Molecule: Bacterial small signal recognition particle RNA
Organism: Varibaculum timonense
RNA sequence: GAUCCUUCACGCGGCGAUAUCACUCGAACCUCCCCAGGACCGGAAGGUAGCAAGGAUAAGGGUGCGCUAUCGGGUGCGUGAAGGGUCUUU
Numbered sequence: 001g002a003u004c005c006u007u008c009a010c011g012c013g014g015c016g017a018u019a020u021c022a023c024u025c026g027a028a029c030c031u032c033c034c035c036a037g038g039a040c041c042g043g044a045a046g047g048u049a050g051c052a053a054g055g056a057u058a059a060g061g062g063u064g065c066g067c068u069a070u071c072g073g074g075u076g077c078g079u080g081a082a083g084g085g086u087c088u089u090u
Stems, first nucleotide, its partner, number of pairs: 001087013015072005021064005031056003039048003
């Protein structure tokens, strides 16, 4: 000097898992919106509170890995460092 092996670090990629990501379900008493009927006030017009239904969600549950994020490896390539083997030169 060449080449090979091992270990470590970093970068990019690939794979997998997970949720903080996506979708979905989701408060019967306790969230918000809207509030038929009925209730209350009113002479009326109208107003007030508001059950059910309906809608949106919280906690939580389910599914998934296309995105985002985190983590992982008997993962690919590259770069660097350390150790070792072989060959070669002086």